[in-house]
RNA sequence: UCCGAGAUGGUGCAAUCGGCAGCACGCCCGAUUCUGGAUCGGGAGGUUCGAGGUUCGAGUCCUCGUCUCGGAG
Numbered sequence: 001u002c003c004g005a006g007a008u009g010g011u012g013c014a015a016u017c018g019g020c021a022g023c024a025c026g027c028c029c030g031a032u033u034c035u036g037g038a039u040c041g042g043g044a045g046g047u048u049c050g051a052g053g054u055u056c057g058a059g060u061c062c063u064c065g066u067c068u069c070g071g072a073g
Stems, first nucleotide, its partner, number of pairs: 001072007010025004019056001027043005049065005
């Protein structure tokens, strides 16, 4: 330099053909327990990497950029 993959709550990952972003762990509250842990119930937490574009509507499609990983030279 070129090619490919990826970036989504604190962490790890989902999200069908473009149609109101979900799961687990963690965190907070409650139940249970002598207390804690375990278990069960509830809750908070997201500019979906950045900037534009297409569209009635974008995490998803297009363009440019940033970063990470892999490959080629």